Overview: The prediction has a mean pLDDT of 81. This is a predicted structure of a 75-nucleotide RNA (transfer RNA) from a Spirochaetaceae bacterium. The sequence was found in a public genome assembly.
RNA sequence: GUCCCCAUCGUCUAUCGGUCAGGACUCCAGCCUUUCAAGCUGGUGAGGCGGGUUCGAUUCCCGCUGGGGACGCCA
Numbered sequence: 001g002u003c004c005c006c007a008u009c010g011u012c013u014a015u016c017g018g019u020c021a022g023g024a025c026u027c028c029a030g031c032c033u034u035u036c037a038a039g040c041u042g043g044u045g046a047g048g049c050g051g052g053u054u055c056g057a058u059u060c061c062c063g064c065u066g067g068g069g070a071c072g073c074c075a
Base pairs, nucleotide, nucleotide: 001071002070003069004068005067006066007065010025011024012023013022018055027043028042029041030040031039048064049063050062051061052060
């Protein structure tokens, strides 16, 4: 340099056009317990940036950024 894949709560991960974006762990509060842990209930918390398509975009397309990978060989 070329090509491919990926980017969603603090972490991991669902959602392949209409879900107030779901779940698990974490965190916070309460309950329980002599206390802690475990358990139960509730709560906080997310679509990298810029365009395009569309009535409507996390989702589709383009560019950028970041991460990962392959090639960059033989004559």
It matches the Rfam family "tRNA".
NCBI's taxonomy places the organism under Bacteria, Pseudomonadati, Spirochaetia, Spirochaetales, Spirochaetaceae.